[in-house]
RNA sequence: GCGGUAAUAGUUUAAUGGUAAAAUUUUUGACUUCCAAUCAAGUAAUGUGGGUUCGAUUCUCACUUACCGCUA
Numbered sequence: 001g002c003g004g005u006a007a008u009a010g011u012u013u014a015a016u017g018g019u020a021a022a023a024u025u026u027u028u029g030a031c032u033u034c035c036a037a038u039c040a041a042g043u044a045a046u047g048u049g050g051g052u053u054c055g056a057u058u059c060u061c062a063c064u065u066a067c068c069g070c071u072a
Base pairs, nucleotide, nucleotide: 001070002069003068004067005066006065007064010024011023012022013021018054026042027041028040029039030038047063048062049061050060051059
């Protein structure tokens, strides 16, 4: 320099055009003499900027970051 893959809660993974699900973490409460465990409730996310569409996590373009391969 060229090509490919990926980017979603603090973390790990879902969701193939109709408004984002779960585990874990964290907060509160119940239980307990206290802690732990358990149960209940709540908070927290689509990398950035454009395009297509009535509607985009999804399709598309560029950029950024990470990983892999090729050439020199």
Record summary: Predicted 3D model of a 72-nucleotide RNA (transfer RNA) from Ulva sp. TM637. RNAcentral holds the sequence, with entries from ENA. The same sequence occurs in records of 4 taxa. It matches the Rfam family "tRNA". Its family is annotated with triplet codon-amino acid adaptor activity in the Gene Ontology.